[in-house]
């Protein structure tokens, strides 16, 4: 300096251009227990990396910059 791919909830992750953005893990509340653990219901929690574009309508499609990994020089 060149290629490729990643960036969504605390963590690890889904998510055909169209309902109000999702699971599991964790956290809290409840139930269970004599308690605790497992189990079971619930509930809180999101600048979809930032700009810009396109479109009726963007996490989704362009484009430009930021992080980060992995080759190559």
């Nucleotide at each position: 300096g060149g290629g490729c791919g990643a960036g969504u909830a605390g963590c690890u992750c889904a998510g055909c251009g169209g309902c109000u953005a999702g699971a599991g893990c964790a956290u809290c509340c409840g139930c269970c227990u004599u308690a605790c653990a497992c189990g079971c219901g619930g509930a809180g929690g999101g600048u979809c990396c930032a700009g810009g574009g396109u479109u009726c309508g963007a996490a989704u499609c362009c484009c430009u910059g930021c992080u980060u990994g992995c080759c190559c020089a």

Record summary
This is a predicted structure of a 73-nucleotide RNA (transfer RNA) from a Phycisphaerae bacterium. It matches the Rfam family "tRNA". By type it is a transfer RNA. Rfam's curators write: Transfer RNA (tRNA) molecules are approximately 80 nucleotides in length. Its mean pLDDT, the model's own confidence on a scale to 100, is 81. Taxonomically the source falls in Phycisphaerae (Bacteria, Pseudomonadati, Planctomycetota).